[in-house]
The part of an RNA shown here (small-subunit ribosomal RNA, 3' major domain) has 476 nucleotides and comes from a metagenome. Its mean pLDDT, the model's own confidence on a scale to 100, is 80. The full RNA is in RNAcentral, with records from SILVA.
Context: one part of a larger RNA
RNA sequence: UGACGGGGGCCCGCACAAGCGGAGGAGCAUGUGGUUUAAUUCGAUGAUACGCGAGGAACCUUACCUGGGCUUAAAUGCAGGACGAUCUCCCGGGAAACUGGGAUUCCCUUCGGGGCGGCUUGCAAGGUGCUGCAUGGUUGUCGUCAGCUCGUGCCGUGAGGUGUCGGGUUAAGUCCCAUAACGAGCGCAACCCCUAUCCUUAGUUGCCAUCAGGUAAUGCUGGGGACUCUAAGGAAACUGCCUACGCAAGUAGUGAGGAAGGUGGGGAUGACGUCAAAUCAGCACGGCCCUUAUGUCCAGGGCUACACACGUGCUACAAUGGCCGGUACAGAGGGUCGCUACCUGGUGACAGGAUGCUAAUCUCGAAAACCGGUCUCAGUUCGGAUCGAAGUCUGCAACUCGACUUCGUGAAGUUGGAUUCGCUAGUAAUCGCAUAUCAGCAAUGGUGCGGUGAAUACGUUCCCGGGCCUUGUACA
Numbered sequence: 001u002g003a004c005g006g007g008g009g010c011c012c013g014c015a016c017a018a019g020c021g022g023a024g025g026a027g028c029a030u031g032u033g034g035u036u037u038a039a040u041u042c043g044a045u046g047a048u049a050c051g052c053g054a055g056g057a058a059c060c061u062u063a064c065c066u067g068g069g070c071u072u073a074a075a076u077g078c079a080g081g082a083c084g085a086u087c088u089c090c091c092g093g094g095a096a097a098c099u100g101g102g103a104u105u106c107c108c109u110u111c112g113g114g115g116c117g118g119c120u121u122g123c124a125a126g127g128u129g130c131u132g133c134a135u136g137g138u139u140g141u142c143g144u145c146a147g148c149u150c151g152u153g154c155c156g157u158g159a160g161g162u163g164u165c166g167g168g169u170u171a172a173g174u175c176c177c178a179u180a181a182c183g184a185g186c187g188c189a190a191c192c193c194c195u196a197u198c199c200u201u202a203g204u205u206g207c208c209a210u211c212a213g214g215u216a217a218u219g220c221u222g223g224g225g226a227c228u229c230u231a232a233g234g235a236a237a238c239u240g241c242c243u244a245c246g247c248a249a250g251u252a253g254u255g256a257g258g259a260a261g262g263u264g265g266g267g268a269u270g271a272c273g274u275c276a277a278a279u280c281a282g283c284a285c286g287g288c289c290c291u292u293a294u295g296u297c298c299a300g301g302g303c304u305a306c307a308c309a310c311g312u313g314c315u316a317c318a319a320u321g322g323c324c325g326g327u328a329c330a331g332a333g334g335g336u337c338g339c340u341a342c343c344u345g346g347u348g349a350c351a352g353g354a355u356g357c358u359a360a361u362c363u364c365g366a367a368a369a370c371c372g373g374u375c376u377c378a379g380u381u382c383g384g385a386u387c388g389a390a391g392u393c394u395g396c397a398a399c400u401c402g403a404c405u406u407c408g409u410g411a412a413g414u415u416g417g418a419u420u421c422g423c424u425a426g427u428a429a430u431c432g433c434a435u436a437u438c439a440g441c442a443a444u445g446g447u448g449c450g451g452u453g454a455a456u457a458c459g460u461u462c463c464c465g466g467g468c469c470u471u472g473u474a475c476a
Base pairs, nucleotide, nucleotide: 001476002475003473004472005471007470008469009468010467011466012465013464015460016459019423020422021421022420023419026315027314028313029312030311031310032309033308034306035305042053043052064301065300066299067298068297069296070295076124077123078122079121080120081119083117084116088103089102090101091100092099093098106115107114108113126290127289129288130287131286135284136283137279138278139277140275142273147186148185149184150183151182152181153162154161155160166177167176168175192267193266194265195264197235198234199233200232201231202230203229207224208223211222212221213220238261241255242253243252244251245250317416321375322374323373324372325371326370333364334363335362338357339356342353343352344351345350382413387408388407389406390405391404392403393402429452430451431450432449433448434447435446
């Protein structure tokens, strides 16, 4: 100087407490361990691995296994050689990859050759093989915590200290006062984006108050820019004003005004560093290793196994509910190898026609809610696992191993031990919608979007984590 303490002081955080809803029990989905296997490819492992890399494993992917092939090889370049191709067609072997044979057949030319193509010889290949403890780059975490440092000066023999401490204050090393320190940098804050209010400009594909036309009905049409909205610019919030306290910074107020009040709400933004943290399998790269194989092509299988254990989720156990009928209201996205109105067929998944749209134009589209009916507390009209049968769609191909539909079947489960997780407001809870990946889909996952919409916080004694000061230490 640090680190540590079941030392002290001050302070903060969904850390506890106060509440609400979960997990832990059941079934299933998914990831992991283990076991099994020819292979169940590899990585990630307290917090910071385990719906993670994977934002799509039937083939491909694919790295694994079995079997069958190739050896300048999948690609490109250079040099040498012989050939005339390439394309197309035929025959044989084969699961394919590949391999054997045959037919057909080039262009320019100064006739020397050149172009192009495959073959062959040689040189450069290739490796998801090892090392993340050789590395770059990127990322997680402490932590959006308030810290981490420097120049000069001063103090100390020196390591180092001071500044950065003290008194206040703040979300903040934020600011004020004091001060052997005076300044500065990286962080904080602000500048950026979205959102909440208003104004201006602009009105198409959006809108429709007024006027006119028209319809069974609809901004449908003429027209209009008022309104909504769209998208560009601006205004607005700064403790600016008032009162109280205070030297100040600032704090308090059911204060005024205001759409918004003290960081208005969210996002992006992550200091010096820590964990030899993660990644050589995104990519790059040093070294080592393989070179008729650890390279490469193909078929099939595997990554989907299953006594079991754990994590994360979904669905439930019901009446604040299930089922049936009727009826209403979003936002944000996607669409030409696509989204599809409408019509017809089918109980349905869907199919057959047909129209619009490269989209504020056409199209994909809510559910909970509300109204009425029924069920009446049961393993039930709860719950839907599992299994049987028949189908639909995608795709060369759904056996291993796809999703969906219909009919039947109707398991466990009656609120879950110790323990444990999330959340402070448009939040939790609950309800659906969209989308990336994608032929299809194992999506209950991820990322977004809106609808409905709470309870509680006395407080900081205690648990956990963190910041500052101080103290002890046989630790570095």